[in-house]
Context: one part of a larger RNA
RNA sequence: CGUUCGAUUUUUGAGGGAAUUCAUCUACAGUACGAGAGGACCUAGAUGAGGAAACCGCUGGUGUGCCAGUUGUCCUGUCAAGGGCAAUGCUGGGUAGCUACGUUUCUAUAAGAUAACUGCUGAAAGCAUCUCAAGCAGGAAGCUGAUCCCAAGAUAAGAAAUCGUUUCCGCCGCAAGGUGGAGAGAAAUCGCCGGGAGACUACCGGUUAAUACUUUGGCGGUGUAAGGCUCGUAAGAGUUUCAGCUUACCAAAGAGAAG
Numbered sequence: 001c002g003u004u005c006g007a008u009u010u011u012u013g014a015g016g017g018a019a020u021u022c023a024u025c026u027a028c029a030g031u032a033c034g035a036g037a038g039g040a041c042c043u044a045g046a047u048g049a050g051g052a053a054a055c056c057g058c059u060g061g062u063g064u065g066c067c068a069g070u071u072g073u074c075c076u077g078u079c080a081a082g083g084g085c086a087a088u089g090c091u092g093g094g095u096a097g098c099u100a101c102g103u104u105u106c107u108a109u110a111a112g113a114u115a116a117c118u119g120c121u122g123a124a125a126g127c128a129u130c131u132c133a134a135g136c137a138g139g140a141a142g143c144u145g146a147u148c149c150c151a152a153g154a155u156a157a158g159a160a161a162u163c164g165u166u167u168c169c170g171c172c173g174c175a176a177g178g179u180g181g182a183g184a185g186a187a188a189u190c191g192c193c194g195g196g197a198g199a200c201u202a203c204c205g206g207u208u209a210a211u212a213c214u215u216u217g218g219c220g221g222u223g224u225a226a227g228g229c230u231c232g233u234a235a236g237a238g239u240u241u242c243a244g245c246u247u248a249c250c251a252a253a254g255a256g257a258a259g
Stems, first nucleotide, its partner, number of pairs: 001153001005164007015150004021049007033038001050107006059100004066093005071086006111144002117138004167182006190259001192206004211257001213254006220246003227240005
């Protein structure tokens, strides 16, 4: 821009794409078959491998803005307590998020038309013959369908529901309508704050507000802070103290950033 008023929400599915892999075991059955050795089809059931998707409750990983320990050195005048640098200095843990080594699900299965091939009936050709004879049937992981995803720019542009406009005045016109001005307003875009969304864009949320932010309280993490007191010559230990600190998570409240 189109889809012949403008929008919001929900859809149909022409068409397109993805997947549709394999093994073992049990029963049938030590049966059919076979002299024996050996040893099934079919059918029913179970388990797994490989592959795919989603997720983070569990088990783990990471977690350079969380907590603790510790070495050297510099600084805060000194002690103590801290801060900087040394690969995050090194080390031990670890929330959210992201993840696999973790968890869950799927890989199921009708049907139809067929290929090679196997057949029935059957003439031409008194026989025979599955038939580039009429007629009838079976037959594959392949084809159509079935499962999942996208999908009306499918220009043949589909469907449903809902909301809003089609108002007033001047001029032209028989009218339909055209043109200029004013007003109202659905909805959308832009701007702003953000995000489980994201390369950009797009998408989603946000004054009809908990979207970001702050405070408080929790969950979770770390592991018993500083200061004081007691003991010890001291290093240090005990107690106050399951303390102190705490990022991305949850809730409540606050303020109100954006015409």
Source information: Large-subunit ribosomal RNA, domain VI from a Microgenomates group bacterium, 259 nucleotides, folded computationally. The full RNA is in RNAcentral, with records from ENA. Its mean pLDDT, the model's own confidence on a scale to 100, is 81. The organism belongs to Bacteria candidate phyla, within Bacteria. Rfam family: Bacterial large subunit ribosomal RNA.